[in-house]
RNA sequence: UAACCAUCCAGAGCGGCCGAGAGACCUGGCUCGUCGACGCCGCAGCAACCACCACGCCCGAAGGGCGCUGGACCGGUGCUACUGCCAGGACCGAUGGAAG
Numbered sequence: 001u002a003a004c005c006a007u008c009c010a011g012a013g014c015g016g017c018c019g020a021g022a023g024a025c026c027u028g029g030c031u032c033g034u035c036g037a038c039g040c041c042g043c044a045g046c047a048a049c050c051a052c053c054a055c056g057c058c059c060g061a062a063g064g065g066c067g068c069u070g071g072a073c074c075g076g077u078g079c080u081a082c083u084g085c086c087a088g089g090a091c092c093g094a095u096g097g098a099a100g
Base pairs, nucleotide, nucleotide: 001099004097005096006095007094008093013043014042015041016040017039021032022031023030025089026088027087028086029085044080045079046078049076050075052071053070054069055067056066057065058064059063084092
């Protein structure tokens, strides 16, 4: 990054700083918040997208490919109120992968 693929009802919080709004946007609800929310930083954790390991199958010379399989101590991201908070809307949004 107006394109492509996958996922979004599971899971996981404490401390410090800050100080008024916050849950992406619009409308309507509901909720969180001066008993300090949101955000930022630190630590801890969750998860299993990539990487890695195991297993199964396929091609094979080397070595690769695939998987509605399992693992997770270490690596790259992500996430840790409410189903992406709910309903409707919109060239919806977010995260990862891949590509440029």

A computed fold for a 100-nucleotide RNA, annotated as SAM riboswitch aptamer (S box leader).
The sequence was found by an Rfam model in a public genome assembly.
Of the family's consensus pairs, 93% are formed in the model.
The prediction has a mean pLDDT of 83.